Notes: Predicted 3D model of a 609-nucleotide part of an RNA (large-subunit ribosomal RNA, domain V) from Austropuccinia psidii MF-1. Model confidence (mean pLDDT): 80 of 100. Taxonomically the source falls in Austropuccinia psidii (Eukaryota, Fungi, Pucciniomycetes, Pucciniales). Rfam family: Eukaryotic large subunit ribosomal RNA. On this family, see Yusupov et al., Science 2001: "Crystal structure of the ribosome at 5.5 A resolution".
Context: one part of a larger RNA
RNA sequence: CGGGGAAAGAAGACCCUGUUGAGCUUGACUCUAGUUUGAUAUUGCAAAAAGACAUAGAGGUUGUAGAAUAAGUGGGAGCAUAAGCGGCAGUGAAAUAACACUACCUUUAUUGUCUUUUUACUUAUUCAAUGAAGCAAAGCUGGGAUUAACAUCCAAAUUUUUAGAAUUAAGGUCUUUUAUAGGCCAAUUGGAGUUGAAGACACUGUAAGGUGGGUAGUUUGGCUAGGGCGGCACAUCUGUUAAAUAAUAAUGCAGGUGUCCUAAGGGGGACUUAUUGAGAACAGAAAUCUCAAGUAGAACAAAAGGGUAAAAGCUGCCUUGAUUUUGAUUUUCAGUGUGAAUACAAAUGAUAAAAUUGUGGCCUAUCAAUCCUCUAAUCCUUUAGAAUUUAAAGCUAGAGGUGCCAGAAAAGUAACCACAGGGAUAACUGGCUUGUGGAAGUCAAGCAUUCAUAGCAACAUUUCUUUUUGAUCCUUUGAUGUCGGCUCUUCCUAUCAUACUGAAGCAGAAUUCAGUAAGUGUUGGAUUGUUCACCCACUAAUAGGGAACAUGAUCUGGGUUUAGACUGUCAUGAGACAGGUUAGUUUUACCCUACUGAUGGAAAGUCAU
Numbered sequence: 001c002g003g004g005g006a007a008a009g010a011a012g013a014c015c016c017u018g019u020u021g022a023g024c025u026u027g028a029c030u031c032u033a034g035u036u037u038g039a040u041a042u043u044g045c046a047a048a049a050a051g052a053c054a055u056a057g058a059g060g061u062u063g064u065a066g067a068a069u070a071a072g073u074g075g076g077a078g079c080a081u082a083a084g085c086g087g088c089a090g091u092g093a094a095a096u097a098a099c100a101c102u103a104c105c106u107u108u109a110u111u112g113u114c115u116u117u118u119u120a121c122u123u124a125u126u127c128a129a130u131g132a133a134g135c136a137a138a139g140c141u142g143g144g145a146u147u148a149a150c151a152u153c154c155a156a157a158u159u160u161u162u163a164g165a166a167u168u169a170a171g172g173u174c175u176u177u178u179a180u181a182g183g184c185c186a187a188u189u190g191g192a193g194u195u196g197a198a199g200a201c202a203c204u205g206u207a208a209g210g211u212g213g214g215u216a217g218u219u220u221g222g223c224u225a226g227g228g229c230g231g232c233a234c235a236u237c238u239g240u241u242a243a244a245u246a247a248u249a250a251u252g253c254a255g256g257u258g259u260c261c262u263a264a265g266g267g268g269g270a271c272u273u274a275u276u277g278a279g280a281a282c283a284g285a286a287a288u289c290u291c292a293a294g295u296a297g298a299a300c301a302a303a304a305g306g307g308u309a310a311a312a313g314c315u316g317c318c319u320u321g322a323u324u325u326u327g328a329u330u331u332u333c334a335g336u337g338u339g340a341a342u343a344c345a346a347a348u349g350a351u352a353a354a355a356u357u358g359u360g361g362c363c364u365a366u367c368a369a370u371c372c373u374c375u376a377a378u379c380c381u382u383u384a385g386a387a388u389u390u391a392a393a394g395c396u397a398g399a400g401g402u403g404c405c406a407g408a409a410a411a412g413u414a415a416c417c418a419c420a421g422g423g424a425u426a427a428c429u430g431g432c433u434u435g436u437g438g439a440a441g442u443c444a445a446g447c448a449u450u451c452a453u454a455g456c457a458a459c460a461u462u463u464c465u466u467u468u469u470g471a472u473c474c475u476u477u478g479a480u481g482u483c484g485g486c487u488c489u490u491c492c493u494a495u496c497a498u499a500c501u502g503a504a505g506c507a508g509a510a511u512u513c514a515g516u517a518a519g520u521g522u523u524g525g526a527u528u529g530u531u532c533a534c535c536c537a538c539u540a541a542u543a544g545g546g547a548a549c550a551u552g553a554u555c556u557g558g559g560u561u562u563a564g565a566c567u568g569u570c571a572u573g574a575g576a577c578a579g580g581u582u583a584g585u586u587u588u589a590c591c592c593u594a595c596u597g598a599u600g601g602a603a604a605g606u607c608a609u
Base pairs, nucleotide, nucleotide: 003593004592005591007588008587015422016421017420018419020418021417023413024412025411028218029217030216032214034211035210036209037208039206040205041204044121046119047118048117049116050115051114052113053112054110055109056108057107058106059105060104061103068096071102072101073100074099078085079084125198126197127196128195129194135191137189138188143154144153145152146151171185172184173183174182175181221234222232223231230251235257236256237255238254239253240252258405259301260361261360265319266318267317269315271313273297275293276292277291278290279289280288299308300307302366304364305363306362323347324346325345328342329341330340331339336406350357372400373399374398375397376396380394381393382392383391430474431472433470435469437465438464439463440462441461442460446456447455483558484556485555489547490546491545492544493543496521497520498519499516500515501514502513503512504511523537524536525535564582565581566580567579568577569576570575
């Protein structure tokens, strides 16, 4: 001295991962203090009003027609002193007196019971105050009003002619011989409820309901060319990738599924389709009929592939085998489960003349554990000495569902952050590649008035570079200090100027192309944090780049990128924003090496003394 030791400092704070946390938020999940609502207990007494029920009594019941105000039913030809009423007759859906019973409406009374409301009481209970001191009632005293007077009522609590005095319970009186004794008055009496407010309401207890980020606990999937956003490649099916057995990956490619069907299932019979050609009134490109050709070019619920012609298609007929019972097998596969499928056996029944076929859909997809609940079946088993009933529990088969599909019940934020790890994983440099960017060739259609090649050059094509940017994730996460500028050094050439040359569509001037060339130079300003860009001015010229995008233990700190804050937008919110703005700690050299100098020493040679 600050180039290097990818120097030291601190198991990176950015990023990702973890079935690791804490802070904060709320429309997350689950509680909860509090609050609120009604019920009930604490909870007693009295009155009034209203309502309901019960009992007893009284009154009433109008369509039209019919003497007429017919609630309805039963028997009923009489009732009655007489008058009269009724029957009969008539009207009407129903007929009437007198008797009995029943509805509905109104009303009275009674004593009860219950409910609700209002008012009152005080003893439960509650609240407040005090050093628990004068409470309530009665009496006494003066003043005023009314009255003939008694009496009644009202307010006041006690200081107002002048002057003086006022503070220590003194004093008075009675009993008694006295009294350091007792009683009474002074200081009215007897009650004793400390006083006041509230009051069967509050408060409080119990069991419930509502509300409840005020508080607490917890969660906040996975895959993933870093993560996030998007998507589902998370359960499945077809074709392909797939390399001619099988198997085989990627957020490879093209697509499909969470259904649908009492027939679109089962059996057996008859028929033949798409399309084309030739014909036939209206009739045409298309209607219906006929003939011919027709290997499927149609159809078979749906994706694709396979399959199928006297059928698996189309059209009649009959049906329920899409049934009951368990085992075995194939595929996925751990040879576990689930799903789907295959071949039998036992039963029962469908179809067909019959052999047969048929345990759903022509084949490959169309789907689900434990626990719990419900349903069905045996009307079976168990409930503990026996028996019966209820109730409960079992065996078997289904349904209610987990699509994150071998199946937790689960929202965010974090720039205040934390821990464990990761270079298995992002943001610098570097490495591979070079699409993109930049640079240079080859060929020569054209341009250049004529003329490809003075100078240019399309369509094509061959290369280079790592001063652009992608892509990748190899190195670094027990840290290589992360933009720009200042400073200073060195290197490259793809040469802007300067030197010497060649060529020109080089007359000269100016210019253009090319060569040898990196010796030297390549500036000053405005604006911006800028690199970059744009502008002004000078100039011979104002060329381009590298050095861990040179250079922070040299500086700076304007910008990015912590913590404070403002603003717009977004969000319910905590908060967020390659939106804007403002303020914001820049650590250390003494070691080695490099370089610059200083000093000392050793050896050799030469010269001088």